Transfer RNA from a Nanobdellota archaeon, 75 nucleotides, folded computationally. Taxonomically the source falls in Nanobdellota (Archaea, Nanobdellati). Rfam family: tRNA. By type it is a transfer RNA. The sequence is in RNAcentral, with records from ENA.
[in-house]
RNA sequence: GGGCCCGUCGCCUAGCCAGGAUAGGGCACCAGGCUUCUAACCUGGCGGUCGUGGGUUCGAAUCCCACCGGGCCCA
Repeated sequence: GGGCCCGUCGCCUAGCCAGGAUAGGGCACCAGGCUUCUAACCUGGCGGUCGUGGGUUCGAAUCCCACCGGGCCCA
């Protein structure tokens, strides 16, 4: 220098190919219930500008472009 893959709550992950609108789930955390207490279990809550910027569109996590970060391969 070239090619491919990945980036979504504190952590992990689905959704992306095929655009449709409160972004779902698990763990963790907080509160309550249960329990003599804890754990487990049950209920509720908290938390995401979907890596960044731009474009297309009535509408973008999803499509297009550039960039940033990580990984692999070729030279």